[in-house]
Context: one part of a larger RNA
RNA sequence: CUGGGUUUAAAGGGUGCGUAGGCGGCUAUGUAAGUCAGAAGUGAAAGCUCUCAGCUUAACUGAGGAAUUGCUUUUGAUACUGCAUAGCUUGAAUAAGGUUGAGGUCGGCGGAAUGUGGCAUGUAGCGGUGAAAUGCAUAGAUAUGCCAUAGAACACCGAUUGCGAAGGCAGCUGGCUAGACCUUUAUUGACGCUGAGGCACGAAAGCGUGGGGAGCGAACAGGAUUAGAUACCCUGGUAGUCCACGCCCUAAACGAUGCUAACUCGAUGUUUGGUUCUUUAAUUGAGCAUCCAAGGGAAACCGUUAAGUUAGCCACCUGGGGAGUACGUCGGCAACGAUGAAACUC
Numbered sequence: 001c002u003g004g005g006u007u008u009a010a011a012g013g014g015u016g017c018g019u020a021g022g023c024g025g026c027u028a029u030g031u032a033a034g035u036c037a038g039a040a041g042u043g044a045a046a047g048c049u050c051u052c053a054g055c056u057u058a059a060c061u062g063a064g065g066a067a068u069u070g071c072u073u074u075u076g077a078u079a080c081u082g083c084a085u086a087g088c089u090u091g092a093a094u095a096a097g098g099u100u101g102a103g104g105u106c107g108g109c110g111g112a113a114u115g116u117g118g119c120a121u122g123u124a125g126c127g128g129u130g131a132a133a134u135g136c137a138u139a140g141a142u143a144u145g146c147c148a149u150a151g152a153a154c155a156c157c158g159a160u161u162g163c164g165a166a167g168g169c170a171g172c173u174g175g176c177u178a179g180a181c182c183u184u185u186a187u188u189g190a191c192g193c194u195g196a197g198g199c200a201c202g203a204a205a206g207c208g209u210g211g212g213g214a215g216c217g218a219a220c221a222g223g224a225u226u227a228g229a230u231a232c233c234c235u236g237g238u239a240g241u242c243c244a245c246g247c248c249c250u251a252a253a254c255g256a257u258g259c260u261a262a263c264u265c266g267a268u269g270u271u272u273g274g275u276u277c278u279u280u281a282a283u284u285g286a287g288c289a290u291c292c293a294a295g296g297g298a299a300a301c302c303g304u305u306a307a308g309u310u311a312g313c314c315a316c317c318u319g320g321g322g323a324g325u326a327c328g329u330c331g332g333c334a335a336c337g338a339u340g341a342a343a344c345u346c
Stems, first nucleotide, its partner, number of pairs: 004317003007300002012314001014201004021194003025088007033081002035077008049065006091191001092188004096183004103177007110154001114150008125136002162169002206247006215241002220236004258313006266291011295302002319346003328339004
């Protein structure tokens, strides 16, 4: 390389858009590049291989055949692929009408809780724990009531729900905006699928500048526990968590399951459309789940949302450690990220 694989044994890229490339629906005509068939030339000799022959045999040697799967020229074939032309509508897309949702972004508003401040009532404790102590409190705490103020998060509804490409998204409301689904016709007429590079997005933590800072809380301090306790528990508490802008680009970024298309019994629940209007329902789409037939699987399990049966394209794997390390390169303010070995060893 071939082959075999990628839920859990090594292996699906974090996700999308998309360039090159690869692959590509139906019909007709032409062409004959690929493809197929015939012929000719060439494909040195030796060697290999087959048959026969020569040394007593063999090695060795000789003769002939085959092979040399290739290339060139030429004559044909036209199913398939390509190319050209002309069409088609089922793939794809657009338009029209409707529906749905925590999809995104920017603004406005709301109540509960918490903290803090003020005033009032009121007196000796509060707080915390397994038990305590540190801590707070007669300079009047804790508790209760009223007022004010700050920041962050949105109880109930809430669900095995919904939406989004993924990350993710939840108080209410408005502006802007993206998608999905359904229906019936209409329009375009293969415009498609995948996608190396590339571009964009990408939780948390972290970084830069400027704000903000209630609660929580790495670091840190104290109190306990303990043989010790750089922890678990308690009292505090800085960065951070929040906002704007700019970076970082990683996660068990998980369904540990790439995308697209076709095919292969059923049952149940649920979300959201349509139809029949026999409205307890039946039926037809698109999702989200549960259980199973066939089939698959080492098994667990998967099973029309496949891990079944096929096709196209991409990514990745090839014993463990060394190692996601070293070196180099690229990116980054840095932290670090991407790419990514070998010696050696079992």